[in-house]
RNA sequence: AGAGUUUGAUCCUGGCUCAGAACGAACGCUGGCGGCGUGCUUAAUACAUGCAAGUCGAACGAGAAAGCCCGGCUUCGGUUGGGUGAGUAAAGUGGCGAACGGGUGAGUAACACGUGGACAAUCUGCCCUUAAAUCUGGGAUAAUCCUUCGAAAGGGGGUCUAAUACCGGAUAAUAUUUUCUGAUGGCAUCAUCGGAAAAUCAAAGGCGGGGUAACCUGCCGCUGAGAGAUGAGUCCGCGCUCCAUUAGCUUGUUGGUGAGGUAACGGCCCACCAAGGCUUCGAUGGGUAGCCGGCCUGAGAGGGUGAUCGGCCACACUGGGACUGAGAUACGGCCCAGACUCCUACGGGAGGCAGCAGUGGGGAAUCUUGCGCAAUGGGCGAAAGCCUGACGCAGCGACGCCGCGUGGGGGACGAAGGCCUUCGGGUUGUAAACCCCUGUCAGGCGGAACGAAUCCCCUGAGGACGAACAAUCCUUGGGGUUGACGGUACCGCCAGAGGAAGCCCCGGCUAACUACGUGCCAGCAGCCGCGGUAAUACGUAGGGGGCAAGCGUUGCUCGGAUUUACUGGGCGUAAAGAGCGCGUAGGCGGCCAGGUAAGUCCGGUGUGAAAUUCCUCGGCUCAACCGAGGGCCCGCAUCGGAAACUACUUGGCUUGAGUCCAGGAGAGGAGGGUGGAAUUCCCGGUGUAGCGGUGAAAUGCGUAGAUAUCGGGAGGAACACCAGUGGCGAAGGCGGCCCUCUGGAAUGGUACUGACGCUGAGGCGCGAAAGCUGGGGGAGCGAACGGGAUUAGAUACCCCGGUAGUCCCAGCCGUAAACGAUGGGCACUAGGUGUGGGAGGUAUUGACCCCUUCCGUGCCGCAGUUAACGCAUUAAGUGCCCCGCCUGGGGAGUACGGCCGCAAGGUUGAAACUCAAAGGAAUUGACGGGGGCCCGCACAAGCGGUGGAGCAUGUGGUUUAAUUCGACGCAACGCGAAGAACCUUACCAGGGCUUGACAUGCCGGUAGUACCAACCUGAAAGGGAAGGGAUCCCGCAAGGGAAGCCGGCACAGGUGGUGCAUGGCUGUCGUCAGCUCGUGUCGUGAGAUGUUGGGUUAAGUCCCGCAACGAGCGCAACCCUCACCCUCUGUUACCAGCGGGUUAUGCCGGGCACUCUGAGGGAACUGCCCCGGUCAACGGGGAGGAAGGCGGGGACGACGUCAAGUCAUCAUGCCCCUUACGUCCUGGGCUACACACGUGCUACAAUGGCCGGUACAGAGGGCUGCAAACCCGCGAGGGGGAGCUAAUCCCACAAAGCCGGCCUAAGUUCAGAUUGCAGGCUGCAAUUCGCCUGCAUGAAGGAGGAAUCGCUAGUAAUCGCGCAUCAGCACGGCGCGGUGAAUACGUUCCCGGGCCUUGUACACACCGCCCGUCACACCACGAAAGUCGGCUGUACUCGAAGUCACUGAGCUAACCCGCAAGGGAGGCAGGUGCCGAAGGUAUGGUCGGUGAUUGGGGUGAAGUCGUAACAAGGUAGCCGUAUCGGAAGGUGCGGCUG
Repeated sequence: AGAGUUUGAUCCUGGCUCAGAACGAACGCUGGCGGCGUGCUUAAUACAUGCAAGUCGAACGAGAAAGCCCGGCUUCGGUUGGGUGAGUAAAGUGGCGAACGGGUGAGUAACACGUGGACAAUCUGCCCUUAAAUCUGGGAUAAUCCUUCGAAAGGGGGUCUAAUACCGGAUAAUAUUUUCUGAUGGCAUCAUCGGAAAAUCAAAGGCGGGGUAACCUGCCGCUGAGAGAUGAGUCCGCGCUCCAUUAGCUUGUUGGUGAGGUAACGGCCCACCAAGGCUUCGAUGGGUAGCCGGCCUGAGAGGGUGAUCGGCCACACUGGGACUGAGAUACGGCCCAGACUCCUACGGGAGGCAGCAGUGGGGAAUCUUGCGCAAUGGGCGAAAGCCUGACGCAGCGACGCCGCGUGGGGGACGAAGGCCUUCGGGUUGUAAACCCCUGUCAGGCGGAACGAAUCCCCUGAGGACGAACAAUCCUUGGGGUUGACGGUACCGCCAGAGGAAGCCCCGGCUAACUACGUGCCAGCAGCCGCGGUAAUACGUAGGGGGCAAGCGUUGCUCGGAUUUACUGGGCGUAAAGAGCGCGUAGGCGGCCAGGUAAGUCCGGUGUGAAAUUCCUCGGCUCAACCGAGGGCCCGCAUCGGAAACUACUUGGCUUGAGUCCAGGAGAGGAGGGUGGAAUUCCCGGUGUAGCGGUGAAAUGCGUAGAUAUCGGGAGGAACACCAGUGGCGAAGGCGGCCCUCUGGAAUGGUACUGACGCUGAGGCGCGAAAGCUGGGGGAGCGAACGGGAUUAGAUACCCCGGUAGUCCCAGCCGUAAACGAUGGGCACUAGGUGUGGGAGGUAUUGACCCCUUCCGUGCCGCAGUUAACGCAUUAAGUGCCCCGCCUGGGGAGUACGGCCGCAAGGUUGAAACUCAAAGGAAUUGACGGGGGCCCGCACAAGCGGUGGAGCAUGUGGUUUAAUUCGACGCAACGCGAAGAACCUUACCAGGGCUUGACAUGCCGGUAGUACCAACCUGAAAGGGAAGGGAUCCCGCAAGGGAAGCCGGCACAGGUGGUGCAUGGCUGUCGUCAGCUCGUGUCGUGAGAUGUUGGGUUAAGUCCCGCAACGAGCGCAACCCUCACCCUCUGUUACCAGCGGGUUAUGCCGGGCACUCUGAGGGAACUGCCCCGGUCAACGGGGAGGAAGGCGGGGACGACGUCAAGUCAUCAUGCCCCUUACGUCCUGGGCUACACACGUGCUACAAUGGCCGGUACAGAGGGCUGCAAACCCGCGAGGGGGAGCUAAUCCCACAAAGCCGGCCUAAGUUCAGAUUGCAGGCUGCAAUUCGCCUGCAUGAAGGAGGAAUCGCUAGUAAUCGCGCAUCAGCACGGCGCGGUGAAUACGUUCCCGGGCCUUGUACACACCGCCCGUCACACCACGAAAGUCGGCUGUACUCGAAGUCACUGAGCUAACCCGCAAGGGAGGCAGGUGCCGAAGGUAUGGUCGGUGAUUGGGGUGAAGUCGUAACAAGGUAGCCGUAUCGGAAGGUGCGGCUG
């Protein structure tokens, strides 16, 4: 620091996801040790049990018992007295403490907290300090005892008694109060320091020492006062969460006066008076939440958080209340109410773990009912000491951090095993074994701490107080005493590698790959995505990577995310500029000067607790952890200073802004009037059969006279031409002409005002069309609607009608693609060229041109900018100011709520849920019922066919035991198959074989073995078997070896699967003219350029041009063949001339001239001429030539496409079968047959059929072959065998043709299917199932519907011949020659293709994409009669405890009067009143749960209906609105161009 993911690819926008760190965690697997931390985040749920706050006898009175000892009595059971226990225990009065410490986070949005201040508005026990005082009296009461009530808890009555308990009096001030008065200061009230007078208010003793006592003295205590410290209280500035779908709140409310209350200010409370107070700088309401130091994260800014530790607050079962006290409105106190639990004798009582442990419950989840007060700290005490679940320790939990170990070294060209393998090997792997070592941890044994300092006691020294050598105290020595942890840390010794490794991952991100299993299954998954038979993605294994006593997962936080942008983003088209203006608050604001000092800057001071983080040093062996010092704490306050900028204030200025004047421009607005053209209607005339409408029609109108035409009239609406990227307006918008009223802008000009400005949250106004209300109006047009067409349908497009509406007045509505999809203002930053308005200059008769300038409005274009497109002085450039708006797509501009509206609806505006994208621009393709150019038997023009018939053949289908398999639009279907009776053969049935029909290797056996084989069985294969019977090599021999055979083991074999695992081969687009590369250039990039353009060509063929220049694969040519010539060759071909011979024939001699054979060469190149063309390429015509513009034909097929075809030619990976999916045999099947299709043959006849005669090929084939002559047969054929290994012989008569004859339009002398009989041939065998012959039979068929095929010349058509395969079988295939046409105007259309361009939402690419209803399933949400609950407002009612007030006839020790009785003062009970919690009643608000039913939404596999959108998407689309329709949607009106 980034990465993955939208696309075919690219750039951008944008979301989602990942890698990091962290945690009070949890879960899964695993788990050796130690240290330090840490541990109910949920139910502030309920709690059994124990403990957590007591202490003081030196404040006070009183004061046991058991036990032990002694005595008396005794029925020996016991009983009684004394002593001791002991002034002890327990209880009580009194004091101090219990308000600390400890827990929790419910409540609280608040001066609660943080920070900084204030108290001139305060209190403060214990403590420190200062000076002073501590005098004198009195009456009670608890305990105890007696009695009594109660189950208990607890009381009642009586009697006694003490105090540091309580009370009176004295004294006292610098205290308090009042009055008078002075000084100083301040902050409004006032404060401080003084003076004078008056009034008021204190106390307690205890324990020591000395002393007979008086008294002296010490310590602790007590009292009033001053001061301090500490703690607390109150007030204020600033900071502190979300919702505006909470916008208004408030009556003690805001203030005043007076009284009360408090420690203290204050509406804190009360009476009266006034009517205020708070709020968009967010009041009120609602949600959420303890706050902070800090902690986590981050580069930082920031974000998140508030466990442990520390500070503050709040709470203590819930609510209310006070008492005591220095302090509480009190966790382990009290009273009341409520809920709950427990006890009960039913009458009443008791309780509060959010203290430490612990239990139930909840939960994913959080510990021991431990030890100790040894340390630290706290309470009490003079002290010893007691108490202390604070605390110190231990226990449990890998919960976290840190440290250590599970061994170290050596050890193979590398064991075994595992895994993989190309079978060679590789890997695990120095890993192990083995050898040599070490000794941490754990284990055993032994030693053994620090933490301890004290207090106190003993003892010594010095000092204080004091009369004192006493007591007490202080300082400083020595000795003694005290350890929960714990026999722990630590140290030593012993033994021995011994006891100690797992978890996750290995497709990319992301480090790490193979095998097997599985087969869209099982499963994985953080995102993208894997899995449908070769899965590095699932599961397992081997191997590898990472971390390690842990490793993963989940959750949550920050980061990455500049993805809320302060640092640090955007808004033309990606999300985003409000439809437009006016303007309030607010924000921002020109030039000069003076002043002030709020902001700002500098310096000082205070504070910013400690801990934490950071740095340094130090202590535990290190580290974690801990200690010390430093730094930091970016803040706040305050003092002083500076004055540039901002601000405030004062004065001035004119350039911003405005005012005024002048002459001009304009569809600017409102009202009134007026004009002509046109449509329609009405009246009249002329006139007759149609008009109208469409792609074509029909509905409609018209003989009751239309349309057409002329004249007259009525009425409404809109204003042709002018008219223009012209004008005006803020926008919407504005268009005949005239008048009235009226707004704004521009230009020019001096003068005036003197910053008066810009923007603008709310607010107010304007605001197309549609729509609404009321009233008019209504010509045309025209939603809805009716009809006619179209169509599968047509709720549409088209046509005929037509109502609202469109128009006017008044009032609503407030929205549009209200768009420049671009907020407003100011300034700056090259130009060029139009146009509208104004002014000026020059020159002129004249502004007619020309030049300059200001304002407006367009186009082009530089810099710059942008993702690109583009923008570019009218910015989307560069800056400043202000406003609005955006933050992934869908859900959704929806729901709910509010506001507005008559309604329609508008405005504001979510969430659940769901997706991994949705998007923008540009690129390359593909496509278009887009455009342009151009080809092709593509159409057209022709000729002949197919489709109809019969047959042949292939296919589908069906059938079958099997009808083997493959091929499926073109590009499967006379295709693989160039030839299925057996074989072939792969299929079926049956019968057999099992190392096999075939290959290789190894082991064992084998002499009468291999081999031959009669015979038996059998359908054959096979099984059995008499008999016959070997070979080679070494060796003297025995014997061994080889081959063969037998048995066994490896293996063979498979036309079994996968052509979607493959090679090879092939088809097709397509013989189409294309497909690319290098370098350069352009572009961020995909990519473009080149290859486009102008010509031309069959051609990316060539020429020209050009940021391209070249090149490659294709085209062409080179190859073969045909056509002409030459050379050579000359038999078997040939025969001109010569000779011979025959009835005749190159038959013979001979010849190589010709034909020909087959080798080589030549020839054609737009070379020549004319014309056109750009002087080119090239085209047209001509000459010559056998051939002319590629001469004909063939071979040859670019980059690629179709997962095209083939695993059944072959090869081959993987999978599958192994006495069978192998192999052999017999028989059957592939030949089936209601049908359907393709390809053919033969025909339907006279251009023909039949009969007779007669002529002319080419190319082939031939030795298990072709076969002549001759003979037989009607014939197929048979006999026969000459010749020929072939230019020699044979197949082999070519046929159409030509000559002659018959047939005469007929199902025929056409056609030949079918069938019968008789034959021939091949073959082991023609039954299933061959071909041929003869005779007989003689079917359909009379030219073939829709549709469709081939062919442009030696072609089509037609005629025969040959060959391959092959025993036989050809209408098929491949070749060969004979005869031999017609037509092409032309490129509009159909099909296919090429190039350029355009649009695109397509890219498995139009056989694409995609919309809505309906149906089904699931999910979340809204509405809903209601219903249930939480919170809360208001009114009333009831009214506990309690404070306060009043009362107090009952009761009453202290003080007063009184001899007393009694009275008084004071107090108490009781009563009354105000307030008052819970409760009750009524009625609201708000939030939530649920709810028959209902509404839309989302998701889901291949459901239904249509086809709306994307290409002109077949009616251009979209926006607003209205209306209609199963649905997408259609239509009307206005708008936009995206």